[in-house]
RNA sequence: AGAGUUUGAUCCUGGCUCAGGAUGAACGCUGGCGGCGUGCUUUAGGCAUGCAAGUCGAACGAAUCAACUUCGGUUGAUUAGUGGCAGACGGGUGAGUAACGCGUAGGAAUCUACCCUUUGGUGGGGAAUAACGGCUCGAAAGGGCCGCUAAUACCGCAUAAUAUCGCAAGAUAAAAGACCGUAACUGGUCGCCGAUGGAGGAGCCUGCGUCCUAUCAGCUUGUUGGUGAGGUAAUAGCUCACCAAGGCGAUGACGGGUAGGGGGCGUGAGAGCGUGACCCCCCACAAGGACACUGAGACACGGGUCCUACACCUACGGGUGGCAGCAACUAGGAAUAUUGCGCAAUGGACGAAAGUCUGACGCAGCGACGCCGCGUGCGGGAUGAAGGCCUUCGGGUCGUAAACCGCUGUGGAGAGGGAUGAAAUUUUGACAGUACCUCUCUAGAAAGCACCUGCUAACUACGUGCCAGAAGCCUCGGUAAUACGUAGGGUGCAAGCGUUAUCCGGAUUUACUGGGCGUAAGGGGUCCGUAGGCGGUAUGGUAAGUGGUGGGUUAAAUACUCCGGCUCAACUGGAGAUAUGCUCAUCAAACUACCAAACUAGAGCUAGUUCGGGGAUACUGGAAUUCUUGGUGGAGGGGUGAAAUCCGUUGAUAUCAAGAAGAACGCCAAAGACGAAGGUAAGUAUCUAGAACUGUGCUGACGCUCAGGGACGAAAGCUAGGGUAGCAAACUGGAUUAGAGACCCAGGUAGUCCUAGCCGUAAACGAUGAACACUAGCUGGUUGGUUUUUAUAUCUGACCGGCGCAAGCUAACGCGUUAAGUGUUCCGCCUGGGGAGUACGGCCGCAAGGCUAAAACUUAAAGGAAUUGACGGGGAAACGCACAACCGGCGUCCCAUGUGGUUUAAUUCGAAACGAAACGAAGAACCUUACCUAGGUUUGACAUCCCGAUCGUACGUUUGGGAAACCAAAUGGUCAGCUUGGCUGGAUCGGUGACAGCUGCUGCAUGGUUGUCGUCAGCUCGUGUCGUGAGGCGUCCUGUUAGGUCAGGUAACGAGCGCAACCCCUGUCGUAUGUUAAAUAUUCAUGCGAGACUGCCUUGGUACAACCAGGGAGGAAGGAGGGGACGACGUCAAAUCAGCAUGGCGCUUACACCUAGGGCCACACACAUGGGGUAAUGGCAGAUACAACGGGUCGCGAAGGAGUAAUCCGGAGCUAAUCCUAAAAAGUCUGCCUCAGUUCGAAUCGAGGGCUGCAAUUCGCCCUCGUGAAGGGGAGUCGGUAGUAAUCGCAGGUCAGCUAUACUGCGGUGAAUACGUUCUCGUUUCUUGUACACACUGCCCGUCAAGUCAACAAAGUCAGCAGUGCCCGAAGUCGGUACCUCUAACGAGGCCGCCUAAGGCAAGGUUGGCGAUGGGGGCUAAGUCGUAACAAGGUA
Repeated sequence: AGAGUUUGAUCCUGGCUCAGGAUGAACGCUGGCGGCGUGCUUUAGGCAUGCAAGUCGAACGAAUCAACUUCGGUUGAUUAGUGGCAGACGGGUGAGUAACGCGUAGGAAUCUACCCUUUGGUGGGGAAUAACGGCUCGAAAGGGCCGCUAAUACCGCAUAAUAUCGCAAGAUAAAAGACCGUAACUGGUCGCCGAUGGAGGAGCCUGCGUCCUAUCAGCUUGUUGGUGAGGUAAUAGCUCACCAAGGCGAUGACGGGUAGGGGGCGUGAGAGCGUGACCCCCCACAAGGACACUGAGACACGGGUCCUACACCUACGGGUGGCAGCAACUAGGAAUAUUGCGCAAUGGACGAAAGUCUGACGCAGCGACGCCGCGUGCGGGAUGAAGGCCUUCGGGUCGUAAACCGCUGUGGAGAGGGAUGAAAUUUUGACAGUACCUCUCUAGAAAGCACCUGCUAACUACGUGCCAGAAGCCUCGGUAAUACGUAGGGUGCAAGCGUUAUCCGGAUUUACUGGGCGUAAGGGGUCCGUAGGCGGUAUGGUAAGUGGUGGGUUAAAUACUCCGGCUCAACUGGAGAUAUGCUCAUCAAACUACCAAACUAGAGCUAGUUCGGGGAUACUGGAAUUCUUGGUGGAGGGGUGAAAUCCGUUGAUAUCAAGAAGAACGCCAAAGACGAAGGUAAGUAUCUAGAACUGUGCUGACGCUCAGGGACGAAAGCUAGGGUAGCAAACUGGAUUAGAGACCCAGGUAGUCCUAGCCGUAAACGAUGAACACUAGCUGGUUGGUUUUUAUAUCUGACCGGCGCAAGCUAACGCGUUAAGUGUUCCGCCUGGGGAGUACGGCCGCAAGGCUAAAACUUAAAGGAAUUGACGGGGAAACGCACAACCGGCGUCCCAUGUGGUUUAAUUCGAAACGAAACGAAGAACCUUACCUAGGUUUGACAUCCCGAUCGUACGUUUGGGAAACCAAAUGGUCAGCUUGGCUGGAUCGGUGACAGCUGCUGCAUGGUUGUCGUCAGCUCGUGUCGUGAGGCGUCCUGUUAGGUCAGGUAACGAGCGCAACCCCUGUCGUAUGUUAAAUAUUCAUGCGAGACUGCCUUGGUACAACCAGGGAGGAAGGAGGGGACGACGUCAAAUCAGCAUGGCGCUUACACCUAGGGCCACACACAUGGGGUAAUGGCAGAUACAACGGGUCGCGAAGGAGUAAUCCGGAGCUAAUCCUAAAAAGUCUGCCUCAGUUCGAAUCGAGGGCUGCAAUUCGCCCUCGUGAAGGGGAGUCGGUAGUAAUCGCAGGUCAGCUAUACUGCGGUGAAUACGUUCUCGUUUCUUGUACACACUGCCCGUCAAGUCAACAAAGUCAGCAGUGCCCGAAGUCGGUACCUCUAACGAGGCCGCCUAAGGCAAGGUUGGCGAUGGGGGCUAAGUCGUAACAAGGUA
């Protein structure tokens, strides 16, 4: 200090998330030691038991016990009671409290026990009462009556330094003794009383500071003040009576919610933000409330009275209790400890003291809850052991790690010694035989947790297969997961590690430091104006702000610095510095402020001139529309994409004339004018507001901006009354459509208009608040002034526009003197998206609705600008058999072939729009063959290695079984080289295991190959340059081309892959050679060359370019001559694991291998590609002519002969320019047929033959005879631009044969048409829009249906809270007191009254829970209906 996440990529805005630190924590896994801290955050719920406040016999009487006793008592100990002091401290908790409660700084009208200082006293009397004794009530708690007694208990009298009251005179107010000592007194100590001062403590008052909420805006009657009285320690409405009507409040009263406050603590660079455990200070509370008593102090945690709730005891009559003290228990909860030891220390209460008490405190126990420290060994040790994991099988890694050898002792065990804390001289240690020290022994008991896709340090294997799961965010997982689970390895931290929760940080994401508002969220619709904020020039004064200096305070602790103590550290002691704040004093006077008195540059007034659809009212006008009447006229009109509804023979439309009505104002008219905005347009008049300019004078800061407030405010809408020609929501009809509640058409009511009044909103937009100042320009318009030479010419104002790379600003777009620049002042507004401008509440409104304005929940984005693509029922340009024109087909029939489907034991597999379907397959009867059935084999049909055997082997023949494979038997069969010992080589067989094998899966793991866009003209790079960047330029523009082909222009200049050319075939010629042929020449074949380049001439176009068009010469060929091969960057996860290769996975007596048979040939049907047809441009018969490419020795096969024919016999010739295939066919000539299901057509079926082949049934081809089916093709659709289509035959490959009508080639005959680019399809370029980027087969909206969640409304219902009124009213203080009781007296009780807690009743307020049902909202891979938006989104 930053990072991840919106996009195809970019910049920005903006949220979400992470890395850090922290905790009184909790949870998971794990856990060796010690020190120091710390530990009910939840129910201020309830609490068994024990302890936590007593003490004093030197205040008092008495009792008990013990010892002694001179029996009188004495001494000592203990105890209840009277009395004194303490119990108001210490300890706990945070419920309440938004307050003088707390903090800070001050103040005056006060009190103060114990302590200190000073001072003065302490004389003399009296009456009771507990204890105790007796009687008595009660279960108990607790009383009652009678009697006796003491005091430092109580009450008078005296005195009064002093105090209080009073103007004064004067009045009033005290006291207590005990112990020691003495023979006794004096004396001493501790007390007591009055007073003074102090210290410490307490009460009261004031300034300032102290959370959220305005969806709380008005609150208040003891309220605000006064007088008097009461009351208090003291001021005061603190209380009461009377009087006055005040007091508080947008600087937030009152109300609501939440909360103890501070020192501090956490975090942060700081400013801040959060927090208030432990420790310290203050406050409040003590089961919930009320009250007083005592006292120096309380309205009292372990005191009292009463009410309430709860709990316990009870003899049912009545009593008792209060852990928010320490432990403990219970409940709650994610969660928080021992019913421990001791008063040894520190501190406290009492006491003269000894001492007693002290759950304060000191210690120990429990908990890794936190911080700190230490340890779990150290050194050597390579065969780099075993084992695990990985592996490319070579190895690598865990890893010097282990084993093993040596050493040490923090720790542990045992033993011995043994503290400080204790002061002052004796005594006194809970902790504790602890810390610590010494010795001996022992590597021994002592390492885990999280993570390893990125952020973020750390990677592999296996398992799983959108499952199981992970996840803080982005996301991971659908068969090769570094993201799940496990393992190995690694990384980080370490007695801990992770997770969860919360706070700060990062977040400049509330912005004081330190943000913004044209388009991202965000300028109020506009103006006026109050409070407020800010404010021109110069002078004097003051000193509030401001600045300087000094004083007081800012408790301690904490934090910081330094120095110390525990072995270090944590912890802790001391010293210092700081403490931004408040306050006092003093100085200064620049700035702000205030006061005084000035100025004129801001603002305003004044005179004149000018301007305009500025506003209001009244009157007037013409054109048009519609309607009415009349005339003419006679069949249509109207309307649309096309129509129809509609109007019209009762006379429309059209046309003429007259009349009526209402609304709006053509031309002028403009980038033009005015107005604050909304807005304003015929003319005239009246009333009225404003602006600008010019000039003189005047006022003298009078100004700017404005929360609240007020006024104005388009359209629509509302109320009342008018008006209504045209237009026109709703509505009706006609169309369109799948539907059409729309777009289009015909009608049509509110409304639009006027008057009066509401409403108060708009994309009320320049999406840009107002004012002032400053910062280059160019250009136009409107309207003033000035000068003249009368030209809107110069200069100078105001206003309205445009341009712009000046600068500057901006994320970019853009803005740019009319700022979105540079500054100042003031106001408004924003803080992720949705929910939502919604709910509730309030205010306004007749209503519609408006203004103000949330939350739950949900989500990781939403968004702005720009970029590249893609797309558009956007635009422009261009091309292509793309359309058009023409020719012939397909789609119908029959057949062949392929595919789907179905069937089957199997009908093997693949290919799927174009770009699958006569495709892989250039040929399935067996084989092929991958499929099915059956029979067999298991190191295998095939390869390598090892071992053994044989070489009379291998191999073959025969026989038997068998469907064959195979099994069994018989039999034939005599390798090679040498050192001749056998060895070596080779072959075969048998065996064993490594392995073989797989057309098994994955083409979405791949290579290679192929298809397609597309033979379309594109795709890129280097340098440079522009841009923050993605990217752009180059590659664009103009012309041109088949072409990113070429030329010119140009921030580009060049280059590459493509185009073209180079290659092949073909067309012409030359030349050389030449088998075949009897020979020559030509043809022909082969090789080498020539030839074509818009090269030449001419005309036209254009930019004297490129190029195009026309003509010409020459030429076989003319503008790429024709055809082929050749396929850029890339796209389609296109096709192929079955051609081959190959990763991974799977099978291994089977998913491998062999064999026989079957199947791939099935058949209701559908599709695709072909063939033959439907006939006369034809069919049949006869005769007859002309090719080319090819193929051939396991072959082609002639002549001749047989057969109707297929074919057979035959075998010449040919290893091919020699022989054969071989007949070319259409064509030509002659004849028949004559429009018919035919002499068309040939399917189908029957019979008989031929050929190939082990084999022709499933399932071949051919021949002959017979049979003789259907049959001019709907929607739609295909090919072709010339030697093409159409038509005709021929050959070849594969192949034993063939299903070939297929495919690949060859030649023969040989057309028609193209106006043209509007439309369809596809493509290219430029441009434009975009909410698309899986890219329009995109994106996306709403209803409905389903599930689920939260909130709202709701008849009501339940509960809480705070008040109001009335009734009742305990305890208690206070007031009164005729009467009653007690008392020695004072007086007390009783009684009456005021106040009052609780309670009851009543009507409301407010908050929350539940609520049938209702309406909307959010979310949820694959529901329904449509298609609203994004392109002109198909009606912008």
Predicted 3D model of a 1436-nucleotide RNA (small-subunit ribosomal RNA) from a metagenome. It matches the Rfam family "Bacterial small subunit ribosomal RNA". The sequence is in RNAcentral, with records from SILVA.